[in-house]
């Protein structure tokens, strides 16, 4: 320097739950709160997978309303790529 990751060292990030706030919804932001993480640090306009199903489309219904298809909406704590970073035992 790269690669690797310890029962080092200083640090750091925070699932469920519970409140609040925005959202159809998934899910997100804050507070609490630690299950966990050596990238849980940014990237979803790289690629795949998972979630929702709003517009729309489509059948069905007198009509309210029902079902399916659907991402432009999410997940970076599914994985892969990319981009950056802290520390140094074997």
């Nucleotide at each position: 320097g790269a690669a690797c990751g310890a029962u080092a060292a200083u640090g750091g990030c925070a699932a469920a739950c519970c409140u609040g706030c925005c959202g159809a919804a998934a899910g997100g932001c804050a507070g609490c709160g630690a299950c966990g993480c050596a990238a849980a640090g940014c990237u979803a306009a790289a690629g795949g997978g998972c979630c929702u199903a709003a517009a729309g489309c489509u059948c069905u219904a007198a009509a309210a309303g029902g079902a399916g298809c659907a991402a432009a909406g999410g997940u970076a704590g599914c994985c892969u790529g990319g981009c950056c970073a802290c520390c140094g035992a074997a």